[in-house]
RNA sequence: CGGAGAGUUUGAUCCUGGCUCAGGACGAACGCUGGCGGCGUGCUUAACACAUGCAAGUCGAGCGAAGUUAUUCCUUCGGGAAUAACUUAGCGGCGGACGGGUGAGUAACACGUGGGUAACCUGCCUCAUAGAGGGGGAUAGCCUUCCGAAAGGAAGAUUAAUACCCCAUAACAUAGCAUUAUCGCAUGAUAAAGUUAUUAAAGGAGUAAUCCGCUAUGAGAUGGACCCGCGGCGCAUUAGCUAGUUGGUGAGGUAACGGCUCACCAAGGCCACGAUGCGUAGCCGACCUGAGAGGGUGAUCGGCCACAUUGGGACUGAGACACGGCCCAGACUCCUACGGGAGGCAGCAGUGGGGAAUAUUGCACAAUGGGCGAAAGCCUGAUGCAGCAACGCCGCGUGAGUGAUGAAGGCCUUCGGGUCGUAAAGCUCUGUCUUCGGGGACGAUAAUGACGGUACCCGAGGAGGAAGCCACGGCUAACUACGUGCCAGCAGCCGCGGUAAUACGUAGGUGGCAAGCGUUGUCCGGAAUUAUUGGGCGUAAAGCGCAUGUAGGCGGUAAUUUAAGUCUGUCGUGAAACUGCGGGGCUCAGCCCCGUAUGGCGAUGGAAACUGGGUUACUUGAGUGCAGGAGAGGAAAGGGGAACUCCCAGUGUAGCGGUGAAAUGCGUAGAUAUUGGGAAGAACACCGGUGGCGAAGGCGCCUUUCUGGACUGUGUCUGACGCUGAGAUGCGAAAGCCAGGGUAGCGAACGGGAUUAGAUACCCCGGUAGUCCUGGCCGUAAACGAUGGGUACUAGGUGUGGGAGGUACCGACCCCUUCCGUGCCGGAGUUAACGCAAUAAGUACCCCGCCUGGGGAGUACGGCCGCAAGGCUUAAACUCAAAGGAAUUGACGGGGGCCCGCACAAGCGGUGGAGUAUGUGGUUUAAUUCGACGCAACGCGAAGAACCUUACCAGGGCUUGACAUCGACUGAAAGAUGCAGAGAUGUAUCCCUCUCUUCGGAGACAGGAAGACAGGUGGUGCAUGGCUGUCGUCAGCUCGUGUCGUGAGAUGUUGGGUUAAGUCCCGCAACGAGCGCAACCCCUAUCCUAUGUUACCAUCAUUGAGUUGGGGACUCAUAGGAGACUGCCAGGGACAACCUGGAGGAAGGCGGGGAUGACGUCAAGUCAUCAUGCCCCUUAUGUCCUGGGCUACACACGUACUACAAUGGCCGGCAACAGAGGGAAGCGAAGCCGUGAGGCGGAGCGAACCCAAAAACCCGGUCCCAGUUCGGAUCGCAGGCUGCAACCCGCCUGCGUGAAGUCGGAAUCGCUAGUAAUCGCAGGUCAGCAUACUGCGGUGAAUACGUUCCCGGGCCUUGUACACACCGCCCGUCACACCACGAAAGUUGGUAACACCCGAAGCCGGUGGGGUAACCGUAAGGAGCCAGCCGUCUAAGGUGGGGCCGAUGAUUGGGGUGAAGUCGUAACAAGGUAGCCGUA
Repeated sequence: CGGAGAGUUUGAUCCUGGCUCAGGACGAACGCUGGCGGCGUGCUUAACACAUGCAAGUCGAGCGAAGUUAUUCCUUCGGGAAUAACUUAGCGGCGGACGGGUGAGUAACACGUGGGUAACCUGCCUCAUAGAGGGGGAUAGCCUUCCGAAAGGAAGAUUAAUACCCCAUAACAUAGCAUUAUCGCAUGAUAAAGUUAUUAAAGGAGUAAUCCGCUAUGAGAUGGACCCGCGGCGCAUUAGCUAGUUGGUGAGGUAACGGCUCACCAAGGCCACGAUGCGUAGCCGACCUGAGAGGGUGAUCGGCCACAUUGGGACUGAGACACGGCCCAGACUCCUACGGGAGGCAGCAGUGGGGAAUAUUGCACAAUGGGCGAAAGCCUGAUGCAGCAACGCCGCGUGAGUGAUGAAGGCCUUCGGGUCGUAAAGCUCUGUCUUCGGGGACGAUAAUGACGGUACCCGAGGAGGAAGCCACGGCUAACUACGUGCCAGCAGCCGCGGUAAUACGUAGGUGGCAAGCGUUGUCCGGAAUUAUUGGGCGUAAAGCGCAUGUAGGCGGUAAUUUAAGUCUGUCGUGAAACUGCGGGGCUCAGCCCCGUAUGGCGAUGGAAACUGGGUUACUUGAGUGCAGGAGAGGAAAGGGGAACUCCCAGUGUAGCGGUGAAAUGCGUAGAUAUUGGGAAGAACACCGGUGGCGAAGGCGCCUUUCUGGACUGUGUCUGACGCUGAGAUGCGAAAGCCAGGGUAGCGAACGGGAUUAGAUACCCCGGUAGUCCUGGCCGUAAACGAUGGGUACUAGGUGUGGGAGGUACCGACCCCUUCCGUGCCGGAGUUAACGCAAUAAGUACCCCGCCUGGGGAGUACGGCCGCAAGGCUUAAACUCAAAGGAAUUGACGGGGGCCCGCACAAGCGGUGGAGUAUGUGGUUUAAUUCGACGCAACGCGAAGAACCUUACCAGGGCUUGACAUCGACUGAAAGAUGCAGAGAUGUAUCCCUCUCUUCGGAGACAGGAAGACAGGUGGUGCAUGGCUGUCGUCAGCUCGUGUCGUGAGAUGUUGGGUUAAGUCCCGCAACGAGCGCAACCCCUAUCCUAUGUUACCAUCAUUGAGUUGGGGACUCAUAGGAGACUGCCAGGGACAACCUGGAGGAAGGCGGGGAUGACGUCAAGUCAUCAUGCCCCUUAUGUCCUGGGCUACACACGUACUACAAUGGCCGGCAACAGAGGGAAGCGAAGCCGUGAGGCGGAGCGAACCCAAAAACCCGGUCCCAGUUCGGAUCGCAGGCUGCAACCCGCCUGCGUGAAGUCGGAAUCGCUAGUAAUCGCAGGUCAGCAUACUGCGGUGAAUACGUUCCCGGGCCUUGUACACACCGCCCGUCACACCACGAAAGUUGGUAACACCCGAAGCCGGUGGGGUAACCGUAAGGAGCCAGCCGUCUAAGGUGGGGCCGAUGAUUGGGGUGAAGUCGUAACAAGGUAGCCGUA
């Protein structure tokens, strides 16, 4: 005996912080569903209105009377009398003040708790004492008469009492007077014995005993009244309230104290410890929640209070100012003969209404209790029960066992199966509840039972009659399919839904609870999110701008005393119920019963450490004296020089000034510049310093006067005199305001010039307020150390300012010690981190201020202050799920540093201008198929569109299909020819009868029919695979372990060097490793070795010819090796890595080139290469064919070719000199023909044969600078080739024609060496078609100072409000829609007061001329009483002016939220003028 957390801010992290969820509870309601029983509970709203019935009566043993019945008697037979029993209207008594209801009012002694009454009352009840004698007059009822519709009333006559009155008696009662004793906190109380005065009574029953009553007094009990301490709501945007108010004296009044009331007197009383006002509210025991402390609530049950249609009032009574009594007034309802009357469900039922919502017009007094009565008894909607409602709690059931063909069926499926599922069916049982039948209580120990033929018991029957609701993205247990397609919808928060949704809807399955389950609402919890327990304030919200100081809070050392706080013992109280614990009773439980415990308050005794109070003392806190030095501390007066400007004069001449560049401006009327003189105002260079002073704001030339504070030394004096400080008061930068001065410079507003798309700005030229002085306001700042003040303690190091001391003989410097101030670094500690760290943000104590999500908003309204501007105080509605702090990784910057790259620069050549080719856009078209769009689309896919290709268009055809698979059936199929047709196709004819075989059939092929299906270059590259581009061949990208950090992360990878390189070296909390770099691979440059044909030919022969013999040297080819590694030397460097130079070498520091592309980025590209999910088409979006189109053409752009010429063109010499390729449906030699393209030809060759001529070059000639002998477009004619076919739409040749173009604007591209430039050659594609593409070689330069700038990239660092990452983020006006709020001429309602008027009923007082039984009096009359009248008070009402609170209001103001509106670009980077705060 007792404490759980989670989701959500971010790319990620830690923190702050709000929002949300899981729990429990309910007088509940709503949705779906619903078998039984028990125990409870049931108008939370309209204290709204109520039909009807009932809810308070009783007593004949108080009284008279009336009536009924029975008996008896009498009778004039009409009837009368008596007795008994019963009934009852009235008089009388008791009770209607309890019980029952409700919570409107009430913030109060109303309630709770504890006290007080020496200031009180108490019917019935109990105990005690004493008593009840004698008389009298009425009155209701009844009767008669009258009025009224009624309700009701009037008059007369008569009558009784336990009704009323008088007299007597009477004190232990009451009052007065005086005395004694005791006691008390005071007034005073109690007791005793005196004296005077006043005041009582009722009877009834019974044969009786006696009983019930009556009167007075005392005591008790019970119930009540009053007073006091303490306790429990909100608002200070309610700060002052109060005239019977506070007190006194006296009187009245009351049961009693009291301003309770009145007269007089005094001027008090309450309040920041919250008066007054406003709002809200019945209070408590308790109930819910919570670990507790607390928070919320005040249903049922119990205690108290208040109320009874609204307001007022009294009467009666022991008790009321009275729920079912009275009077009056108001509102409402009803009756009415219109003259008047009646009524009060917030009692129980019930009705209407309101509402989300709450029951029967039940039974009974049997029990418990109450009233009356002597009693029997009567009454009792209190109460006991029943009815209705799953409203709550508790209990039970809806079956149990067995049962695998794992049935059928549903759902899912990878098509195999899985799952619902032992679930069902079937078989065997049971009988709780239920149904039927029978018995039958306790509650009442004699009678009496509404509940009730109920509970309970027994018997019988049969699985029969009995399961739903919610959820299934995370929180949070539980998943799949289909439908839908940012729609419909869901949602507690985060968030789901835009064609594959575990989040919507449905289904199957699953999870949870179960006669219920969910939802909504409210409260507590979680929330340490108001923090006493138990939070914070440098940057997240939060330290007042600073000081002085009031109240208050807190307070040094020692002694003594007290006992308020504190601790402790005992006593009283803390009602019961409830809760906890221990027991017990209903079959269990809920429910009920018994016992026990209970923190508060009060009384009393004790303790004395600590706090407080009193007293005494002390000196260390604080102050003070004395001796010193420092200082931009403050105020006033006087003085000074430099500079700017202006004025005067001189010299002097054409500009000055200003800017990125300019212009406005000034200047020939003489500026600027320079010299001299003068004037005026403002500010005080150097010294000057994280130096000084001040509380802060702030203070800076010099001198003087006045003045404040701090510091050091000494230790004189006082003796806690202290700290803080709500309110309050003062000071308080700049701007601003008022009045008067002053005005040199600067300079809001304003003017002009620029800039710009604009430029109400930044820049420039001017310039007014202002800036300055005096006096007075304002009172705010990012008034900041974003850090309140005080005290004490807790490692060091090092500066600096002002003092003091020590050492030395003296002085100075140095050194050491110490106090005060002011900085930096840093340990422990602390912090979310950053950081702080003796000047704390550390450790503690004291006091003050402030915070509680963001926005709305420091705003509105109200109040205070101000001349105004405005300041101070300071909300809400509404809206969002965040807003924030610190740090991390990136990305970015019109930030910084270092480095690289044909990036710039230095060069060479181009593009952009022309013509043509080609691609693209656009336009056109029947179609001009589609894709690609900055770099990284555009001679790209396409390595080659006449048909085909081909996907497009027009027209003509086909529909299991042009193509694939399947099972049947039939048959060959194919081919050739003719005809029709544009062809596809159709038709006819001919040809022909496949292969294997176990003879059953099988295979390939074809056909027709029906299906499954084919097919799709249809869509989605944002559903995908694969492939590719790009950053970029840039040097980066990561991991393991360790370490650091709460963590994201960091470290390694940073640093110093170096490199092409994260290349290497050194250092280092890192040590290693991986993918990249490099190397390994290929080509190429040199050499060696081997081999030597079809290649080669130096030597020897030979030929027209390396043709042949021969050779194996060379070239070359094919293989295999060598070589280069900073290896060597010198210098530099850190003795390193490495760099620079050199030697040798074919080659030197990576020798040149290629292949090779890290982690990733761009939803980059591709569904039209291919593959593929989903969707779509299926006599068409499929397929076949013919023709056309992709080739169009006012135009624009990209990429190329050819040129513009003399470094050239043309002609000849000429067969000068390559490399790498290709070749069989091919390359095609020689020879011949043709001007030529080409043709004929066909040797040779799967290749040292052919294509194949290389061209530029070189030599000679010519042209002579021109639109040319440049240039070749265009066009005409004539031909050639390919091909079924060159019209749209091919290439080539010859002849003729001879356009633009004379080197190209802004801009822009490539290239660093065998490169650019230039020259040709080959190949792929291909029937044909090359200015394109891919390769090959020939000739062969210039330049690089360098890294400031442009572009791209790498590393480090910095800022950030970015993270979809700057193509980011984001601000304000305007326009539109909606929402809440403020103001507003007013309008309207409520509320509490005030003044005056009127004034009901009624109490009290007064009154006399009305009335009057009891008493007095012989009488007259009196006393007294009643009615009337008057007065005070006073409800309602009226009038009036104000206060406060709402509602509404044309219009208006800002605010919030909204889809991709408009205008700009303010902020975040140096945000492109650093930003921000106050002010105008």
Overview:
Model confidence (mean pLDDT): 84 of 100. Small-subunit ribosomal RNA from an uncultured rumen bacterium, 1480 nucleotides, folded computationally.